[in-house]
Context: one part of a larger RNA
């Protein structure tokens, strides 16, 4: 030197363990913000230097109203000096809420510097501090100006913030094709704007097919089909069917009234509801524009004007009289509707539902092992409760719970009822041809979206140009025509089903400190990077500090005694493999 054996040291594997994280399901709930947000600087403790955590010069808190309560003064983190106890905890609801940040008076190298007016307070009424309001730009609307601006004021209203989903406006590229260009990747990533708790669609110019269907979104399925496709790669529907969920409406126009402008009429022809007779009218009447009520909203078209019919309470009024009129206007009944769209605001009972919380059965002072009983043994007991946690080993009955019962002064919701609010002639296959959304449909060129890459390319959009019809109309049924069917563009609003997040509760053949969120621990921190931006490591003494008084040895660390523990090779730490370093034997060389 090596082997082997025992013992150690390093070392953190592995075993348990979890406070942490994942995923799913229920249910609730989902915008903050000039009333100054998010997010952050900087303060605040008796002794309080940091850091969390509250919380703001009233500053680990002030009021006020509930619930609880016998202990409290948060936490690493002990003590010392005090204090409260009608405290204090926990929930509504209110007060303060420095500074900087859309940061808004002005400027700026965030958390600083500083103007101006007007009011108050202090101050020998002076410098100056203090406290209060006003003052940034955009954008709408009204005064005010004025020929028209221009200026000037006033109220409202916006800015910023937001993880993911979402609408719109823009738009890659690596890559695949085994290489590339068309394709692809993909309208994805990324940018930018908007707006809401959902958004976005939505109420047929839609489909199917001679049978019918009946807005939108969502989900299975049709089907990886039918297609598209350097017919490569690839890309990829509808019809139809089945469910969640269900809900519809206002408008433009014709016609009427009425108010504002402008213009134009001398009645024989127009108006004054009709009828008849008598008046009246230079606007009370005719066009024209505007705006505000009514009316109206359709596709076996609808309406609207005229007319005729049937129903219906009262009163009154439309030049006078005399009749009439579903023309107006009040008021009554009855009925019907109604706060998300169709008008809209607010009250009030009743139930419930969240925002604290309250009650909740039942075992033993018995043996036995043990440091410790929940174990065993023996004898009870309660279960609308034997869910799970904790307690010195495994406890229905020690605790907290669990089953079940009950609860809110205030704030908010959610259902039902009532107040309240609106809203009410009908029919005619009689006549008329008054109106039904125009630079629009369509058409050409050149793009774009459809599952379709210019194809037979239909449809939807639309940059240039061109450019209808008006119901005897017009759109589509994948070229184009015809016949047939079907729907009504060119205006607008619509809840829920559905996407995403938070918060509760629950649940796991999901993870246990190289795992599981980057993060079980003071973590988006330390540390890197000029910046955008990258981004760790780190968890376990014991049942309980009972953390080792004393005493030796040493400068100290650290050891020996003692002690305390069930156990100290549990002593700053569970367990403690492996490689790797020792130290003793023993064997070999």
């Nucleotide at each position: 030197g090596g082997c082997u054996u025992a013992c150690g040291g390093u070392g953190g594997a592995u075993g348990c363990c979890u406070u942490g994280g994942g995923a799913c399901c229920a249910a609730a709930g989902g915008c903050c913000g000039a009333u100054g947000a998010a997010g952050g600087g900087c303060g605040c403790g008796g002794c309080a230097a940091g850091g969390c955590u509250g919380c703001g010069a009233u500053a680990a808190g002030c009021c006020u109203c509930g619930a609880u309560g016998a202990g409290c003064c948060g936490u690493c983190u002990a003590g010392c000096g005090g204090g409260c106890a009608u405290a204090g905890u926990c929930g509504g609801g209110g007060a303060u809420a420095c500074c900087c940040g859309a940061a808004u008076u002005g400027g700026g190298a965030a958390a600083c510097c500083u103007u101006a007016u007007c009011c108050g307070g202090u101050g020998u009424u002076g410098a100056g501090u203090c406290g209060g309001a006003u003052a940034a730009c955009c954008c709408u609307u009204c005064c005010u100006g004025u020929u028209a601006a221009a200026g000037g004021g006033a109220a409202g209203g916006g800015g910023g913030g937001c993880a993911a989903g979402u609408g719109g406006g823009g738009g890659a590229a690596c890559u695949g094709a085994a290489a590339c260009a068309u394709c692809u990747a993909a309208g994805u990533a990324c940018c930018c704007c908007g707006a809401a708790g959902a958004a976005a669609a939505u109420a047929a110019a839609u489909c199917a097919a001679c049978c019918g269907a009946g807005a939108u979104u969502c989900c299975c399925c049709u089907a990886g089909u039918a297609g598209u496709g350097g017919c490569g790669a690839a890309c990829g529907a509808a019809c139809g069917g089945g469910g969640a969920u269900c809900a519809g409406c206002c408008u433009a126009a014709a016609c009427c009234a009425g108010u504002g402008c402008g213009a134009c009429u001398u009645a024989g022809u127009g108006g004054u509801g009709u009828a008849a007779g008598g008046g009246c009218c230079u606007a009370u009447g005719u066009c024209g524009c505007a705006c505000c009520g009514g009316u109206g909203u359709u596709g076996u078209a609808g309406g609207g004007a005229u007319u005729g019919c049937c129903u219906a309470g009262a009163g009154c009024c439309a030049c006078c009289u005399u009749a009439u009129u579903a023309g107006g206007c009040u008021c009554a009944a009855a009925g019907g509707a109604g706060u998300u769209a169709c008008a809209a605001a607010u009250c009030u009972u009743a139930u419930u539902c969240c925002u604290a919380g309250u009650c909740g059965a039942a075992g033993g002072a018995u043996c036995c092992u043990g440091g410790g009983a929940a174990g065993g043994a023996c004898c009870g007991u309660c279960a609308u409760a034997g869910a799970g946690g904790g307690u010195g080993a495994c406890a229905g009955c020690c605790c907290c719970g669990u089953a079940g019962a009950c609860g809110a002064a205030a704030g908010g919701g959610a259902u039902a009822g009532g107040a309240c609010u609106c809203c009410u002639g009908g029919c005619g296959u009689a006549u008329u041809a008054c109106c039904u959304g125009a630079g629009u449909a369509c058409c050409a060129c050149g793009g774009g979206g459809c599952a379709c890459g210019g194809g037979a390319a239909a449809c939807c959009u639309u940059g240039u140009g061109g450019g209808a019809a008006u119901c005897u109309g017009g759109g589509g049924g994948g070229a184009c025509c015809a016949c047939c069917c079907u729907c009504c563009a060119a205006g607008g609003c619509u809840a829920a089903a559905u996407a995403c997040c938070u918060u509760u509760g629950g649940u796991c053949a999901c993870c246990g400190a190289u795992a599981g969120c980057g993060u079980a621990c003071c973590a988006g921190u330390a540390c890197c990077g000029u910046g955008a931006g990258g981004g760790a490591a780190a968890g376990g003494u014991g049942a309980a500090a009972a953390g080792a008084a004393c005493c030796c040895c040493u400068a100290g660390c650290g050891g020996g005694g003692a002690g305390u523990g069930a156990a100290a090779u549990a002593g700053a730490u569970c367990u403690g493999a492996a490689a790797c370093c020792g130290u003793a034997a023993g064997c070999c060389u």